[in-house]
RNA sequence: UACAGAAAAAGGCAAACUCUUUGAAAAAAGAGGACGCAAAGUCACAGAUCUAAGGCCUUUUUGCUAGGAUGGCUGGACUACCUGG
Numbered sequence: 001u002a003c004a005g006a007a008a009a010a011g012g013c014a015a016a017c018u019c020u021u022u023g024a025a026a027a028a029a030g031a032g033g034a035c036g037c038a039a040a041g042u043c044a045c046a047g048a049u050c051u052a053a054g055g056c057c058u059u060u061u062u063g064c065u066a067g068g069a070u071g072g073c074u075g076g077a078c079u080a081c082c083u084g085g
Stems, first nucleotide, its partner, number of pairs: 003084003012037002017032006035072001041078003045075003048070003054065003
C1' cells in the first nucleotide's frame, strides 16, 4: 500500500417511534430513543425508488413529468480506527 473482518481493544453512528420546526409533498433538521451498521463517514456522477408544488393532457376526476428527495437502495469516487494473513 492493497486485501480480509473470525476473535478482540478504544470508540463511533443511530432505524422505527414520540415531540418541535421547515416543506406542496416526498422528506429534512433539533431533542429523546436504539433496529441495526466495519465505513450506517463525505459526495446526487450512473442506475433504482419516492413525491408532484409548478408545467402538460383531460369537461372534471384522473394521468404524465424533477429543477425536489433518498448515501440506512445499489454501483462508483474520496477519506478513515484496530487487528490479521
c-di-GMP-I riboswitch aptamer from Falsibacillus pallidus, 85 nucleotides, folded computationally.
The sequence is in RNAcentral, with records from Rfam.
Its mean pLDDT, the model's own confidence on a scale to 100, is 87.